Predicted 3D model of an 87-nucleotide RNA (Glycine riboswitch aptamer) from Acidisoma cellulosilyticum. Taxonomically the source falls in Acidisoma (Bacteria, Pseudomonadota, Acetobacterales, Acidocellaceae). The coordinates come from a structure-prediction model, not an experiment, and the mean pLDDT is 83.

RNA sequence: AACAGCCUCUCGGGAGAGACCGGGAUUAAUCGGCGCCGAAGGAGCAACCCCCCGGAAACUCUCAGGCAAAAGGACUGAGAGGCUGGA
Numbered sequence: 001a002a003c004a005g006c007c008u009c010u011c012g013g014g015a016g017a018g019a020c021c022g023g024g025a026u027u028a029a030u031c032g033g034c035g036c037c038g039a040a041g042g043a044g045c046a047a048c049c050c051c052c053c054g055g056a057a058a059c060u061c062u063c064a065g066g067c068a069a070a071a072g073g074a075c076u077g078a079g080a081g082g083c084u085g086g087a
Stems, first nucleotide, its partner, number of pairs: 003085011018034001020033004035067003041063001042061003048055002
């Protein structure tokens, strides 16, 4: 150096579920009500790891968030940069 792993940034892809009802006010925001979604985040545990404690998923919960569009969005493709290994 090639290459590999991790992190960050840019561009692209990216699901689910009421444009629900009522008030002011007229889409959204807001207040109240009922019904839903899981793939921001969060919490709980399973296999498993560690065998003191604990860690732990796309599973479970739905606190938060969301349920036309917009925004967001786990994850992912390409590019650039950084760290570690290569050494």